[in-house]
RNA sequence: CGUAACAAGGUAACCGUAAAGUGAUUAGAGUGGCGCACGGGUGAGUAACACGUAGGUGAUCUACCAUUUGGCGGGGGAUAACUCGAAGAAAUUCGGGCUAAUACCGCAUAAGAACUGCAAUUUUGAAAGUAGCAGUAGAAAGAGUGCCUCUCCUUGGAAGCACUUACCAAAUGAUGAGCCUGCGUAGCAUUAGCUAGAUGGUGGGGUAAUGGCCCACCAUGGCUACGAUGCUUAGCUGGUCUGAGAGGAUGAUCAGUCACACUGGAACUGAGACACGGUCCAGACUCCUACGGGAGGCAGCAGUGGGGAAUAUUGCGCAAUGGGGGAAACCCUGACGCAGCAAUGCCGAGUGAGUGAGGAAGGCCUUCGGGUUGUAAAGCUCUGUCAGAAGGGAAUAACGGUUCAUGGUCCAAUAGGCCGUGGUUUGAAGGUACCUUCAAAGGAAGCACGGGCUAACUUCGUGCCAGCAGCCGCGGUAAUACGAAGGGUGCAAGCGUUGUUCGGAUUUAUUGGGCGUAAAGCGCGCGCAGGCGGAUUGAUAAGUCAGAUGUGAAAUCCCGGGGCUCAACCCCGGAACUGCGUCUGAAACUGUUGAUCUAGAAUCUCAGAGGGGGAAGGGGAAUUUCGCAUGUAGGGGUAAAAUCCGUAGAGAUGCGAAGGAACACCAGAGGCGAAGGCGCCUUCCUGGAUGAGUAUUGACGCUGAGGCGCGAAAGCGUGGGGAGCAAACAGGAUUAGAUACCCUGGUAGUCCACGCCGUAAACGAUGAGUACUCGAUGUGCGAGGUACGACCCUCUCCGUGUCGACGCAAACGCAUUAAGUACUCCGCCUGGGGAUUACGGUCGCAAGACUAAAACUCAAAGGAAUUGACGGGGGCCCGCACAAGCGGUGGAGGAUGUGGUUUAAUUCGACGCAACGCGCAGAACCUUACCUGGGCUUGACAUCUUACGAAUCCGUCCCAAAAGAUGGAGUGCCCUUCGAGGAAUGUGGUGAUAGGCGCUGCAUGGCUGUCGUCAGCUCGUGUCGUGAGAUGUUGGGUUAAGUCUCGCAACGAGCGCAACCCCUGUCCUCUGUUGCCAGCAUUAAGUUGGGCACUCUGAGGAGACUGCCUGGGCUAACCAGGAGGAAGGUGGGGACGACGUCAAGUCCUCAUGGCCCUUAUGUCUAGGGCUACACACGUAAUACAAUGGUGCAUACAACGGGACGCGAACUCGCGAGGGGGAGCAAAUCUCGAAAAGUGCAUCUCAGUCCGGAUUGGAGUCUGCAACUCGACUCCAUGAAGUUGGAAUCGCUAGUAAUCGCGGAUCAGCACGCCGCGGUGAAUACGUUCCCGGGCCUUGUACACACCGCCCGUCACACCAUGGGAGUUGGUCUUACCUGAAGUCGUGAGUUUAUCAUGGCUCAGAACGAACGCUGCGC
Repeated sequence: CGUAACAAGGUAACCGUAAAGUGAUUAGAGUGGCGCACGGGUGAGUAACACGUAGGUGAUCUACCAUUUGGCGGGGGAUAACUCGAAGAAAUUCGGGCUAAUACCGCAUAAGAACUGCAAUUUUGAAAGUAGCAGUAGAAAGAGUGCCUCUCCUUGGAAGCACUUACCAAAUGAUGAGCCUGCGUAGCAUUAGCUAGAUGGUGGGGUAAUGGCCCACCAUGGCUACGAUGCUUAGCUGGUCUGAGAGGAUGAUCAGUCACACUGGAACUGAGACACGGUCCAGACUCCUACGGGAGGCAGCAGUGGGGAAUAUUGCGCAAUGGGGGAAACCCUGACGCAGCAAUGCCGAGUGAGUGAGGAAGGCCUUCGGGUUGUAAAGCUCUGUCAGAAGGGAAUAACGGUUCAUGGUCCAAUAGGCCGUGGUUUGAAGGUACCUUCAAAGGAAGCACGGGCUAACUUCGUGCCAGCAGCCGCGGUAAUACGAAGGGUGCAAGCGUUGUUCGGAUUUAUUGGGCGUAAAGCGCGCGCAGGCGGAUUGAUAAGUCAGAUGUGAAAUCCCGGGGCUCAACCCCGGAACUGCGUCUGAAACUGUUGAUCUAGAAUCUCAGAGGGGGAAGGGGAAUUUCGCAUGUAGGGGUAAAAUCCGUAGAGAUGCGAAGGAACACCAGAGGCGAAGGCGCCUUCCUGGAUGAGUAUUGACGCUGAGGCGCGAAAGCGUGGGGAGCAAACAGGAUUAGAUACCCUGGUAGUCCACGCCGUAAACGAUGAGUACUCGAUGUGCGAGGUACGACCCUCUCCGUGUCGACGCAAACGCAUUAAGUACUCCGCCUGGGGAUUACGGUCGCAAGACUAAAACUCAAAGGAAUUGACGGGGGCCCGCACAAGCGGUGGAGGAUGUGGUUUAAUUCGACGCAACGCGCAGAACCUUACCUGGGCUUGACAUCUUACGAAUCCGUCCCAAAAGAUGGAGUGCCCUUCGAGGAAUGUGGUGAUAGGCGCUGCAUGGCUGUCGUCAGCUCGUGUCGUGAGAUGUUGGGUUAAGUCUCGCAACGAGCGCAACCCCUGUCCUCUGUUGCCAGCAUUAAGUUGGGCACUCUGAGGAGACUGCCUGGGCUAACCAGGAGGAAGGUGGGGACGACGUCAAGUCCUCAUGGCCCUUAUGUCUAGGGCUACACACGUAAUACAAUGGUGCAUACAACGGGACGCGAACUCGCGAGGGGGAGCAAAUCUCGAAAAGUGCAUCUCAGUCCGGAUUGGAGUCUGCAACUCGACUCCAUGAAGUUGGAAUCGCUAGUAAUCGCGGAUCAGCACGCCGCGGUGAAUACGUUCCCGGGCCUUGUACACACCGCCCGUCACACCAUGGGAGUUGGUCUUACCUGAAGUCGUGAGUUUAUCAUGGCUCAGAACGAACGCUGCGC
C1' cells in the first nucleotide's frame, strides 16, 4: 500500500406492510379529437371522356405535411357519464336531478382574404374589373415543462417570462382530387333515320367549380352513310401468348385506373363518401321472439354447404416493410412477413462409378448354324450427393426506447428541443439455411410410341370379330396398324390424353391473292357525293422531311454487370417503349392559292356513210277465207297409216273480193347502235360517230357507292285486232305404257295503243378510261398523190375480221380490238351441299324480283390437260362373221357326261364362249380317294439306334374272308489278331419321326386353257411438255402381217410377223433285201435264176426368188396379167402362241409355305357304292329309207400293232368260238377280210324285206369271281321313229359329205378319243347388217373402266331447320295508376338551453337624486 469471505457501524436504489392524502398508472364505460374515403376483395354493370395518350382549368377544391405573415382578448348557457325512477321477452327507449372540456354559443379586434360601390393606367393576353379609394359582415382554445430579470405576494410561486405543442386568419408550396377537350379504343345496315331539355340565347337557381346541371321566357335548332339511333357482347391499360415481321388472340399473378359491396333508391357526416365490415326506406332471403316486435349481409383472411372436370390451413408473427392513432413509450393492422397442402409451373440434384466374356442362366427369335437382351448381370475394386444418425450453427437488426454515460447546437437557462458517440434491449420463420463426423450401393424410374407423316420390328393370339384411328386408313387365317410378349425409339420425376390460342395458312393477301374456262365483271348507260387528275412559274407550309425539347409511370422484354455453391429467382446500369405535344428549320413532291400555256376535253366550218331512233303515208308476192265459173272422185298426211276434207261437188284450174301479218332476191366473217336490238318504198322530226380544215375556250378531265333512265322473250292489266303459226286442249298413230317425239285440228298468245314486269348461256362467259409494246393478210366509210374522169399507186384516219413474235397463262389459249407492260376508279370472290333457299325488309295487280343467313351434313366439289375403256359417234380394214351353198343339232329310241333327286355311300374336281364322250388312253375285285363291318399303332412305306436271328421254306389255330397268332426245318457271303466285326435281310424295343387323294389354286412353283397365229407390245438415246405423258408406233401408199416403201425430231434396238424345223407335191445321185420285174429263162404263184431300168425304200441334193416380160403405181414398195415350170406369188399341212388379261383351271399328277389329324382325317381287309332314276340339259353314234335294204359274184388302200404277243395252213361248230401250232422280235411271218364301189337278182313306198330298241331262250370268251355290274354269238320278239317348233352348229378343196381300216388304254370291255387311206362336191354378188378383232379420230360426269356411272318419287326409322290454331317467360319502350325513405320549396301545428343587443309582464340587480335601513364579505 492492497485486501473477498468475516466483524461492527451507516446507508441509496429497491421491496413489503398500515393509515391518511393525492388521483398518476392499469382495466372498463362515457364526452371530446383524429382515423374509419387508406389498405384488402370482386368484375356484375359499363361501348362511355370508362380507359389510354396528349393538352386545358383566366371555371376549381385540398385534412394531415412544409415555409412565411399576423393573432390567440373577454364572457355565457347546456349536456353525456353518474344517480333516482319507468316501459319492454329482447333490441332498446323514456322521464326527474347533478357536472366538465381543446364539446357548443355570443361579444371585442381585422393586416391579408371575402363581398359591394367608384375606378385610372395598360393592353398579345385578366372586363366574371388590375393598381388605388371607400363601405359592409366575419376568428380563435388550451395543454405540458422550466425560470424569477422586471410587476405582485415573496422559502418559493404566478397573473410575469421562456420553450414545446395545440388553436385562428391569410399567402405560398407539395400531395391528392373534380371538371373540360383532340385522337385512339368491339360486332351487326336482315338496326337508316334519331331528338322536345331536345340545340342555342337572355335572366335566375344550384355547385368547390364550368355547363340545360335545374328553372322561366324566346328562337328552331342539333346528330347522321367518315354510320346517328337501336340491338348484342365486353371492365380498360402497361402487358401476356404466338408470329421473321406486319399482325392475330388475350387482359390470371404484378402495376396504373374505373366500377361494385345481398337487390334497388336516398341523403347525412366530413377536407374527401352518396361510404365493403356507417345511417334511412323498399324488396328477396336467413335467424330470434313471450307474436306485440327485433337482428343480419365473407366480391376481407381462414373455414362450411352447394354447384362443378376442377382449385389449398378455421396455422405462426407483428421480428422486417408499410399504414392509422399518439408528444412518446406503445396500441391496432388475416395489409404484410413466414409456415402448411397440391409435381400446377419454372429451375437444380440424385437413383451410383470403374473394371468385368465361359459373351453365364433365363427370356425372345431362328434359315437350327446361330442371333439378341448384353458389359447388361453376377464377380472384383471404389465413391458418398440426397434420404438416415450424432454434433455445431448463421445473415435477415436498421430503427426506436433508455429513470445509463457523454459531445455539439438552439435557448437567458443546469427545463426542453435537435444532431451525435459508447453501453444496453428487440427474430415469427427456426435449431431453419449452412458446416463437420459416422455407416451403407445400401432406400430411390416411370410414361408414351414403333404402317406413312415421325425416331423406332419381329413372333404369337384373333379372323370385317374383338378392336384401333390426328389425317390417309388397318382388321374377312400368314396383321411391322387390333391384343400380348421379346427387343427398339423418344422424353424423363415426369409422361401421355383432352380443351383453348397463335403459327404453318400468301386460306381475307397493308407487307402479300384473285375475277375468259377453277368461286368471282353489275344486262347497259347518264350522273350527285367521293377517289384520282396535263404543262410553266410565284407564294404558303396543311401533309412530308430534319434538328432540338417535353412526355411516353414502375415492373416486364432485350443488352451489360452483380448476389444466392449453379440455375430458376433477385438487384444495378443501359438501351428501348416504333406514340403524342411544343419550338426551330427545309421547300423537291402532294395540297391550298395567284398568274400563264395548249398536247387532254369541248366548240366552229365543210363533207360523205349508215337495217341508229320516232311518226305518217304507200306497195307487191304469198298463205287463208268467201263468191262465181270449169270439172269429177278423190284429196290430205306419213317410215307406213289413221283421225280429217270431199258426190250437200272437195282437191285441181280461172276470175274477183276481204283481211291480217311478214317484207324473197340484193345480203357479205358487211353496216349502225351504250346494251337490248335494227332489213320493202317515200316524206317529216331527231340522236350519235367519222374525215378534212382553220379559228375559239383554256384542264372545263376520268371513274362513279347510293340515285335516275333504257332494257330480248315470256307474262300481267285495259281496249282493239286476229291471215298464218301455235303453249294448253281434243282426236289419230307409235308403244309394254306414251300425259312425248309423228299426223289432223285448235284456244290463249304472237300484231296495235297505253301502262306494268325488270329477268336471260342479257356471252367476247373478258367493267370503264389513258399510255406504251414486232409483224402478215382480208374487208367497210373517208382523206391524199399522179394530167380531169375511169383505172391505178402509195400513205394515212376511224371501224371490223383472221393468222402469228415477245410477253403472259395451271393448261386450253390471248396476243395493238391483249388474257402483255403500267396507272386511276368502280363492281365482285374466299371449300361442296343446304341455298338463284328460310325469316325480315323494299318493289310489284299477280307471277315474282332484289337483298340474303343459319342449323345440319360431306372430305371433297371444281378447272385444264393425259392414258385407257366405252358409244344404238365417224373413217379405213380383216375373220366361215354375215351373205351364197352343203350337211347337221333341237323331235325318236338307245349310248355317254352333267344338273337335280335319292342313298349308309352314290368319292372328288371342272360351270358362258374357254364345264358337261371333260380329269377317266377304258370303276366286276384291284383301281378307290366314298360307305358298312372286322383289325393294327414306330405303323403298309423311308433313315438312324439297340437286342436277337442269315435269308428262306413247310405246317397248325382263329375268322364269313382277309389281317392276325403259333410250331418246325435251315445256316450261306466278305474279312479275321479266331473273341468278334461287316454287308444284305427278318423279328422285337425305344424315340427322333413316318403317313394323310385332310383344308387353303384367294399364300405358291410347275403345267394348261382363253382372247389369238390377232398384229401387236415395248425399250435406249434425243427432242417436245411444269407434269401425267407425247414423239418414235402418226401421215401417203401397200401387205396375210408394226410386211415393205416414201415422208417426217427423230435415230436405233428388242419380244412378236416372216424365215430357219417336220410331212407332202417334181426331178437327180447313191443303196438293192425282206422290196421291184422292162427284157431273158422258169413257176400254180416275182415261185426261182438273173437284173436294179422302173415302182418303192431312206440318205443327200436340185427346185420358186416377183427371177423374166407387159401394164399400173411416186422411175418406190407393191399390184394385175403372161411366159416357162411338177409347183407362182407365205404351193398345201403341221410344230411354233409377243407384252399381258381372266385372283381363269389344277394343293386329287408332281413339288411346296402355313394350318389341321397322330390307338386316327394314318394303315390292312371283306362286302357294297362310284352303274341309283319322276325329271332337265350337253355331246357323239343309229335311223326314219329306193342316191336305199337284202342276197350272190367281184376290184382297188394307207397308217399301224405283235413275244405273259400276233397267230397261218388244216379241222369242228349256223355262229361267237374251239382244236391245232407252221412262221415271225417282222419291207420276210401274222393281225388281214378293206368298205363304199362295180355286175346280176329281188323288194316298189308300206311303219315296209325300212328301223332296230326292248324282252325271252340258248350259248361263247376273258377272268379267283360276270348277281348287283362285261363284251360277243344264235333263235325268237320287233318299240319309238315317215326328216324334226322357236332357235342353233360345222365347213371355202382333196375341203364338206360319205366309206371302211389301224392304234393307245386293256385279262376282258369303244357308238368315245387319236391316226389312216378310198370316193369326192356346191358356193362366195359383196361388206349394208349380226358376232369378234385391228388402226386413226371424236365425245365422256366411266377408271372394278357401259355388266360403268347415276336421277327422282314412294315405304319405314332417326337428326336438324322453316311454318303452325295457340300458350308461356325475358328485355326494352310508350301512355296511365299507386307511391316508401330522402333532398329542396311552401303552408300549418307542436316543442324549445344557448341564439335573444326580440316583445310584454313580474321580480331582482346596478347606476343617479333624496331620505332611510342592514352590516362584512367576495
Description: Small-subunit ribosomal RNA from an uncultured prokaryote, 1418 nucleotides, folded computationally. The sequence is in RNAcentral, with records from ENA.